Predicted 3D model of a 480-nucleotide part of an RNA (small-subunit ribosomal RNA, 3' major domain) from an uncultured bacterium. The coordinates come from a structure-prediction model, not an experiment, and the mean pLDDT is 84.

[in-house]
Context: one part of a larger RNA
RNA sequence: UGACGGGGGCCCGCACAAGCGGUGGAGUAUGUGGUUUAAUUCGACGCAACGCGAAGAACCUUACCAAGCCUUGACAUUGAGUGACCGGGGUAGAGAUAUCCCUUUCUCCUUCGGGAGACACGAAAACAGGUGGUGCACGGCUGUCGUCAGCUCGUGUCGUGAGAUGUUGGGUUAAGUCCCGCAACGAGCGCAACCCCUAUCUUCUGUUACCAGCACGUCAUGGUGGGGACUCAGGAGAGACUGCCGCAGACAAUGCGGAGGAAGGCGGGGAUGACGUCAAGUCAUCAUGCCCCUUAUGGCUUGGGCUACACACGUACUACAAUGGCUCUUAAUAGAGGGAAGCGAAGGAGCGAUCCGGAGCAAACCCCAAAAACAGAGUCCCAGUUCGGAUUGCAGGCUGCAACCCGCCUGCAUGAAGCAGGAAUCGCUAGUAAUCGCAGGUCAGCAUACUGCGGUGAAUACGUUCCCGGGCCUUGUACA
Numbered sequence: 001u002g003a004c005g006g007g008g009g010c011c012c013g014c015a016c017a018a019g020c021g022g023u024g025g026a027g028u029a030u031g032u033g034g035u036u037u038a039a040u041u042c043g044a045c046g047c048a049a050c051g052c053g054a055a056g057a058a059c060c061u062u063a064c065c066a067a068g069c070c071u072u073g074a075c076a077u078u079g080a081g082u083g084a085c086c087g088g089g090g091u092a093g094a095g096a097u098a099u100c101c102c103u104u105u106c107u108c109c110u111u112c113g114g115g116a117g118a119c120a121c122g123a124a125a126a127c128a129g130g131u132g133g134u135g136c137a138c139g140g141c142u143g144u145c146g147u148c149a150g151c152u153c154g155u156g157u158c159g160u161g162a163g164a165u166g167u168u169g170g171g172u173u174a175a176g177u178c179c180c181g182c183a184a185c186g187a188g189c190g191c192a193a194c195c196c197c198u199a200u201c202u203u204c205u206g207u208u209a210c211c212a213g214c215a216c217g218u219c220a221u222g223g224u225g226g227g228g229a230c231u232c233a234g235g236a237g238a239g240a241c242u243g244c245c246g247c248a249g250a251c252a253a254u255g256c257g258g259a260g261g262a263a264g265g266c267g268g269g270g271a272u273g274a275c276g277u278c279a280a281g282u283c284a285u286c287a288u289g290c291c292c293c294u295u296a297u298g299g300c301u302u303g304g305g306c307u308a309c310a311c312a313c314g315u316a317c318u319a320c321a322a323u324g325g326c327u328c329u330u331a332a333u334a335g336a337g338g339g340a341a342g343c344g345a346a347g348g349a350g351c352g353a354u355c356c357g358g359a360g361c362a363a364a365c366c367c368c369a370a371a372a373a374c375a376g377a378g379u380c381c382c383a384g385u386u387c388g389g390a391u392u393g394c395a396g397g398c399u400g401c402a403a404c405c406c407g408c409c410u411g412c413a414u415g416a417a418g419c420a421g422g423a424a425u426c427g428c429u430a431g432u433a434a435u436c437g438c439a440g441g442u443c444a445g446c447a448u449a450c451u452g453c454g455g456u457g458a459a460u461a462c463g464u465u466c467c468c469g470g471g472c473c474u475u476g477u478a479c480a
Stems, first nucleotide, its partner, number of pairs: 001480002003477003007474007015464002019428005026318008034309002042053002064304007073127001077126002081121003087102006106117004129293002132291003139286001140282003143278001145276001150189006156165003169180003195270004200238007210227002214225003241264001244258005320421001324380006337368003342361002347356003387418001392413007434456007
């Protein structure tokens, strides 16, 4: 000087408390451990691994296993030599592949001899190749403490020196934020602001958006003329600064209350992550040193595996019901997205998945598209039930070369566990929790996951003694 303390002081954070909803019990989905296996590819392991890499394993992917094959190689450069390439078909084979037949005969220049170029085949050799090892050799990227308020430097001063001072102190703040003081005076990286979305208004522009007023028309609909008001869209601006008033304070910073205002003291949300810590993670995104393999640790193919199952754990979904289930009804009321090898309407068939159909739409135009919870009526009458839907049987549909291993969906039948979950443990402070649906990426097909979107919409916070994490000052130390 740090680190640590079941030392002290001050102060924060859904840290506790106050509340609401869960997890831990059940079934299923999914990840992991373990076990099994020819293989169940590899990585990730307290917080910060475990619906994680994987924004989607039937083949492919695929790195694993078995079998069948290749050895200058699937790919790159050089390359003697040969030829256009491509395309179609037959046979053998699981295919890779082997073999045969048909068709075709590149472009430019030319002294017509040939030359050049691209492409394909190709001997020999240099070499290729490796998801093989090392993340404890590295780059890059990332997690974490933590959006915590800290981390440092120059000069000066003090100290023999390590070092200190500044950065401590008195106030204050979300903040090393600001004010005052001070052997310090300044500065840098962080904080804040500048950026984006959102909440209000003004103005400009009005089509595919809108419809107040004026007409026309319809069973009905901005449907039509028209309009530029309103909504909305997308450009430009305004607006919030403790600016104004009062009180407190040290005449400061600032705090408390008030006015006006759409919004008030950081308005709400996002992006943004200092010096560093964990030899944290990644050699399997990529890049890369060194080591290793080279008729194999490289390459191709078919099939299998990654989907196994006595168990154990994590994360979710669905429930155990009456604030509910089912049926019907009327209508409603979103936002954000996606669409051309695409989204696919009307109409028709089917109980349904779906099929026929093919209008319109590169989309403020057309389509996906029905929002759902909600509301009204009826029924069920507390039961393992009209709760719950696992499991299984049968019959179908879709995607795809192909659904046996191993996809999703529909109908009928079946109807398991489960009656609120021990010890323990998690999230959340407001348009939040809870609850309800919708969309997207991935994707041929496959979503209870993920990423977004809106609808309905709470309770509680006395307080900081205690648990956890953190900041500043101080004290002790046999630790560095």
Its Rfam family is "Bacterial small subunit ribosomal RNA". Rfam links the family to the GO terms structural constituent of ribosome and ribosome.